[in-house]
RNA sequence: UUCUGUAAAAGGCAUUCCCCGAUGAAAAUCGGGAGUCGCAAAGCUACCGAUCUAAGGGAUAAUAAUCCUAUGAUAGCGGAGUUGUCAGU
Numbered sequence: 001u002u003c004u005g006u007a008a009a010a011g012g013c014a015u016u017c018c019c020c021g022a023u024g025a026a027a028a029u030c031g032g033g034a035g036u037c038g039c040a041a042a043g044c045u046a047c048c049g050a051u052c053u054a055a056g057g058g059a060u061a062a063u064a065a066u067c068c069u070a071u072g073a074u075a076g077c078g079g080a081g082u083u084g085u086c087a088g089u
Stems, first nucleotide, its partner, number of pairs: 003088003012039002018033006037076001043082003047079003050074003056069004
């Protein structure tokens, strides 16, 4: 360096729910607390697919709904890229 593996050793992250605060139209995200489903990259990156939302824009309609749409979001949906602990090879 390549490949493989785990929860072994040292560590790491923090699902659901709850409390407080903040951002956003929303989806969702961030900070603190509590908590601990799980994760060998559940570290990072929105490049590809997928999914979520629809402020703005468009269509339709008639005074209100409905539909379409990402430039918004999800890295704990998958792929890909990139960095990395330990053991073996």
A computed fold for an 89-nucleotide RNA from gamma proteobacterium symbiont of Lucinoma myriamae, annotated as c-di-GMP-I riboswitch aptamer. The prediction has a mean pLDDT of 81. The sequence was found by an Rfam model in a public genome assembly. The model forms 90% of the base pairs in the Rfam consensus. It matches the Rfam family "c-di-GMP-I riboswitch aptamer". Rfam links the family to the GO term cyclic-di-GMP binding.